[in-house]
Context: one part of a larger RNA
RNA sequence: AAGUAACGAAAAGAUCAGUGAGAAUCUGAUCCGCCGAAAACCUAAGGGUUCCUGAGGAAGGCUCGUCCGCUCAGGGUAAGUCGGGACCUAAGGCGAGGCCGAAAGGCGUAGUCGAUGGACAACAGGUGGAAAUUCCUGUACCACCGUAGCCGUUAUGAGCAAUGGAGUGACGCAGAAGGAUAGUGACGCAGACUGAUGGAUGUCUGUCCAAGCAGUGAGGCUGGUUAGUAGGCAAAUCCGCUAACCGUAAGGCUGGGCUGUGAUGGGGAGGGAAACUUUAAGUACCGAAGGUCAUGAUUUCACACUGCCAAGAAAAGCUUCUAGCCAGGCGAAGGUGCCCGUACCGCAAACCGACACAGGUGGGUGAGAAGAGAAUUCUAAGGCGCGC
Numbered sequence: 001a002a003g004u005a006a007c008g009a010a011a012a013g014a015u016c017a018g019u020g021a022g023a024a025u026c027u028g029a030u031c032c033g034c035c036g037a038a039a040a041c042c043u044a045a046g047g048g049u050u051c052c053u054g055a056g057g058a059a060g061g062c063u064c065g066u067c068c069g070c071u072c073a074g075g076g077u078a079a080g081u082c083g084g085g086a087c088c089u090a091a092g093g094c095g096a097g098g099c100c101g102a103a104a105g106g107c108g109u110a111g112u113c114g115a116u117g118g119a120c121a122a123c124a125g126g127u128g129g130a131a132a133u134u135c136c137u138g139u140a141c142c143a144c145c146g147u148a149g150c151c152g153u154u155a156u157g158a159g160c161a162a163u164g165g166a167g168u169g170a171c172g173c174a175g176a177a178g179g180a181u182a183g184u185g186a187c188g189c190a191g192a193c194u195g196a197u198g199g200a201u202g203u204c205u206g207u208c209c210a211a212g213c214a215g216u217g218a219g220g221c222u223g224g225u226u227a228g229u230a231g232g233c234a235a236a237u238c239c240g241c242u243a244a245c246c247g248u249a250a251g252g253c254u255g256g257g258c259u260g261u262g263a264u265g266g267g268g269a270g271g272g273a274a275a276c277u278u279u280a281a282g283u284a285c286c287g288a289a290g291g292u293c294a295u296g297a298u299u300u301c302a303c304a305c306u307g308c309c310a311a312g313a314a315a316a317g318c319u320u321c322u323a324g325c326c327a328g329g330c331g332a333a334g335g336u337g338c339c340c341g342u343a344c345c346g347c348a349a350a351c352c353g354a355c356a357c358a359g360g361u362g363g364g365u366g367a368g369a370a371g372a373g374a375a376u377u378c379u380a381a382g383g384c385g386c387g388c
Base pairs, nucleotide, nucleotide: 013031014030015029016028017027018026032385033384034383035382040365041364042363043362046345047344050343051075052074053073054072055071056070060068061067080141081140082341083340084339085338087118088117092113093112094111098107099106100105122139123138124137125136126135142337143336144335145334149330150329151328159325160324164321165320166319167318168317172308173307174306175305178301179300180299183295184294185293186292187291188207189206190205191204192203193202208266209265212261213260214259215258216257219254220253221252222251223246224245225244226243227242228241229240231239232238270286271285309312351360352359367379368378369377370376
């Protein structure tokens, strides 16, 4: 320079009350305003205690501060089923032997790792300040062990079954139509409020529930039986091939949903104590209605169908077949169930940007009125008024 520029989106605050030494800034109440395909909710990555409670105010906070993602202390993350491992493989990595190379090392077979994929058994409700598909209540399911019982025990053999064979797993994109559901709206129903008396009226709020089990089943796909058989590195009753018979409908597979049960349960608008400031009040506790119609998905049936060309993973698993193994096997009741993660932020003041930075950041849910619409405007739930 200069007490100048600036104090980081023009979404906006106001009043009252409280606390306190001290209040525009902290807390509460009542209004006002802003977002609402987001400025709401769930999560991956990343961060790592920032979460909750009590206390504090030096510094950090672009002002203030009794407040905080700050400081101090204490506490908080509970799983057979969620995610990962004890399963599988992709790109890619490593790599016994091996090949190459002055050395270091490079490549690579068998193999072994490696999810962003495949496989795989739990749902609803409740719950002290912080955890919940993890705790609790209710109802389930999976694997293994196993009492009673059943089957088999030397071949009329119960049962198991490959590191082998076969099938399946197993896959692109676009388009159209249909079924169903979630959701939503209206009427009805219930409750509360409204009411100078009575009767009415009007307003507001709510109007449900899973997995599992049993039945049913829109739709989609598929020919079935018998016989033969030189192929599938051995074998096969399996697959393939061939033939005969029956056949376009039976059977089989798949399949959302619906019905019943689960539920004499839960939840539920609303009502609502006692009590002490020793600890928990809208708490404990009680608890109505829950029907019909309309609309309707971007969800699901399902990459199922049709079409197209650029022709769209693998392995495990599962099913089946034998080779083979074998004296035990199955199993109500009952029992057992390992390791790691789990707090909190997560379009952000907690991640990446030197900052409490108008930038960047994958996936899912995403309501109403008007509208073709996730555009746009106004709103719900919910969250905020951007720290002078």
Notes: Large-subunit ribosomal RNA, domain III from Paenibacillus planticolens, 388 nucleotides, folded computationally. It matches the Rfam family "Bacterial large subunit ribosomal RNA". Its family is annotated with ribosome and structural constituent of ribosome in the Gene Ontology. The family has 102 seed sequences and 51,934 matches in Rfam 15.1. RNAcentral holds the full RNA, with entries from ENA. Its mean pLDDT, the model's own confidence on a scale to 100, is 81.